[in-house]
Context: one part of a larger RNA
Formats: sequence, C1' cells, structure tokens
RNA sequence: CGUUAGAUAUUUGAGAGGACCUGCCUCUAGUACGAGAGGACCGAGGGGGACGAACCUCUAGUGUACCUGUUGUGGCGCCAGCUGCAUCGCAGGGUAGCUAUGUUCGGAAGGGAUAAGCGCUGAAAGCAUCUAAGCACGAAGCCCAUUGCAAGACUAGGUUUCCCCUACGGGUCGUUCUAGAAUAGGACGUUGAUAGGCGAUAGGUGUAAUUGUGGUGACACAUUCAGCCGAGUCGUACUAAUUACCCGUGAGG
Repeated sequence: CGUUAGAUAUUUGAGAGGACCUGCCUCUAGUACGAGAGGACCGAGGGGGACGAACCUCUAGUGUACCUGUUGUGGCGCCAGCUGCAUCGCAGGGUAGCUAUGUUCGGAAGGGAUAAGCGCUGAAAGCAUCUAAGCACGAAGCCCAUUGCAAGACUAGGUUUCCCCUACGGGUCGUUCUAGAAUAGGACGUUGAUAGGCGAUAGGUGUAAUUGUGGUGACACAUUCAGCCGAGUCGUACUAAUUACCCGUGAGG
C1' cells in the first nucleotide's frame, strides 16, 4: 500500500514444511519342521540405541554488582573494623536466567489406490491359461492420517462483537518485559502494582560487628542457625509513569 468504511476477536485451509528410524530380550515354544544337529512363521509383551521437541522438579555446569575464607601491597592517623589493586588476586560454595550430561514426551494405530508378486472366474484356442471383459489380495514406498505455519490464497475467504459523526481507531511520550540488534511484539501510565524503593518470605552463604568470659598467647566460647544478600514469590503508591499533542476515516450503511 492492497484486501472497497474503520476496527475487534475467532476461524476455514488453497498451499508449502517437519516427522516417518532400528537392534536386543521374554512368552507363544524347544512347539511346527527335522533322523539328528538345529529351529521358526503368525501373534503378545519388555527393555534399549541413535535422532528430534519442550522444560529446569531432580542430577550436573555456568552464574565478573551474592555469601565466606585467605596472600601480597596501598589507603581510611594508629589498633580494631573496612576498602582499592593484583586473571573475578586466589580459593570454597551458590539464587534467578541460560544450559546437558538431566527430566518428560515423540516416530502409534488405521483407511484408500497400487508395485513386484500371489490368486478367482474366464475365453480368444471345446483343453489349458491371473487377463483379453470382470473380480479379490499385496510394501518402510504413493494419497490420507500425525504435527507446526498459512487469506498478499490479488479467487486477498467465513463468522463474532463494537462504532456511525464528533464517533471510533491509531500514534507521539513515559515506566517497562519471561519481547528484543534497531524496529517490531506484550504489560502498564494515578480509575495505577509497569519498573525502582520498602516490608515479608523462598533461597544462598554459614554463625557478622560490638560486648562479655576463658587462655601468657595464637585463639576459643556466649550473645547467634547469626549477619549479609542480584535477578524469585506475595504485598505496599514512597519515587517515576505529568501535562499534553498529532494522525487516519467515507463513492459502505
């Protein structure tokens, strides 16, 4: 921009993608078969591999503005306590998120038309013949089925709801997100929980500082499962989402 008024929600599916995998074991059954050795079809079940999708409860990683220990050196006048730099200084853990090695799930079943092939009936050709007329089976393959997309499918579809004259819709702007390169998309903008802050809590770390006690002291113990804390959850208008401005619309009714 189009889809012949504009919007809203929900769909149909022309079309074009994804997937389609496969050992092993048990039963049937040591049965059929076979002198024996050996050893099934058909059917039923179990447990795997590779591949794929989603997710983070568990396991395991990462987690550079989380917690702790600690070395060297500088600073806060000194002690104590903090703090800068040294690969995040090094080391031990670790929430959310993102992940796989983790978890869950998938390739099932069925139908139609067939291939090679197997047949029925059956002439040409008094026989025979699956074929010439006719009829029935038959594959991981084909068409459906399964799963995600899909009306720019210009044949531009269907349905629901709103609006009809100052009404409806959109945008700028701001607070932002499990959305994101920018755009776009989602949520919210005081009639407000959108983000931050604050409170509570989950969770992490692991028992802060101060003071007291014991010990010559290093240190230990008590106060204290403390103190501190990023992303989680619930709440709370304290802060910021102010005020306002712009655009579209008619040959539909």